[in-house]
RNA sequence: AUUUUAUAACGAAGAGUGGAGAGAUCGGGCUCUAUGAAACUCUGGCAACCUGACCGCUUCGGAAGUUGGUGCCAAAUCCCGCCAAAAAAACCACAAUUUUUGUGGGGAUUUGGACAUAUAAAAU
Numbered sequence: 001a002u003u004u005u006a007u008a009a010c011g012a013a014g015a016g017u018g019g020a021g022a023g024a025u026c027g028g029g030c031u032c033u034a035u036g037a038a039a040c041u042c043u044g045g046c047a048a049c050c051u052g053a054c055c056g057c058u059u060c061g062g063a064a065g066u067u068g069g070u071g072c073c074a075a076a077u078c079c080c081g082c083c084a085a086a087a088a089a090a091c092c093a094c095a096a097u098u099u100u101u102g103u104g105g106g107g108a109u110u111u112g113g114a115c116a117u118a119u120a121a122a123a124u
Stems, first nucleotide, its partner, number of pairs: 001124008013043005021032003026081004044073003048070003054062003077116001082113005091105006
C1' cells in the first nucleotide's frame, strides 16, 4: 500500500508550547475557535478490536477489567448530496356526478441500503 471481516446514534479531561484555522476528500449547509484553532508534549480518562487472566454448552459465547499492543476523549461518521420505499400542507395539471370529489405531480420529513471515511484484527 492492497484485500477481507467487524464496529461506528453510547462513552471520555486538564495543562504547556504554538499562533489561525478546524470539523476525511468535493459541493452545499451548520457548528467550534484570540474566553486561543490545527499540530506537538506531559498527565488524566474512555472502552472498540487483539492479547493476558475468569466462567461456560469451547469454530465460539458470557462476565469483568486495563496486563500489554493500537485507538479514541465538541456536535449521530455534525447533517445532506447515490439508490429504493413511505410521506402532511400550500401549490399545479387533468377529469367528473361541479363551489365538491377523484387521479397524478409536488413534498417538510422518516426508514432501509450502497459508496466513501475512520479504527481494529488477519492475510498478501
Background
This is a predicted structure of a 124-nucleotide RNA (SAM riboswitch aptamer (S box leader)) from a Saprospiraceae bacterium. Rfam family: SAM riboswitch aptamer (S box leader). Gene Ontology term of the family: regulation of gene expression. Rfam describes the family as follows. The SAM riboswitch is found upstream of a number of genes which code for proteins involved in methionine or cysteine biosynthesis in Gram-positive bacteria. NCBI's taxonomy places the organism under Bacteria, Bacteroidota, Saprospiria, Saprospirales, Saprospiraceae. The sequence was found by an Rfam model in a public genome assembly. Model confidence (mean pLDDT): 81 of 100.